[in-house]
RNA sequence: UCCGGGGUAGUUUAACCGGUAGAACGGAUCCCUCUCAAGGAUAAGGUGCGGGUUCGAAUCCCGCCUCCGGAA
Numbered sequence: 001u002c003c004g005g006g007g008u009a010g011u012u013u014a015a016c017c018g019g020u021a022g023a024a025c026g027g028a029u030c031c032c033u034c035u036c037a038a039g040g041a042u043a044a045g046g047u048g049c050g051g052g053u054u055c056g057a058a059u060c061c062c063g064c065c066u067c068c069g070g071a072a
Stems, first nucleotide, its partner, number of pairs: 001071007010025004019055001028042004048064005
């Protein structure tokens, strides 16, 4: 320098052919308990960045950043 794949919540990840993002664990508050653990309830928290297309983008297109692998 070129090619391929990846980047979603604190962590691990799901999301079909574009229809408005869900789970588990963790953390918070409350209940329960003499206390802790366990158990139960509730809410919070996310699409790597910037543009484009579209009524609508995590998803498609372009550029950039970054990680992994390969070629030279």

The prediction has a mean pLDDT of 80. The RNA shown here (transfer RNA) has 72 nucleotides and comes from an Elusimicrobiota bacterium. Rfam family: tRNA. About the family: Transfer RNA (tRNA) molecules are approximately 80 nucleotides in length. Its family is annotated with triplet codon-amino acid adaptor activity in the Gene Ontology. The organism belongs to Elusimicrobiota, within Bacteria.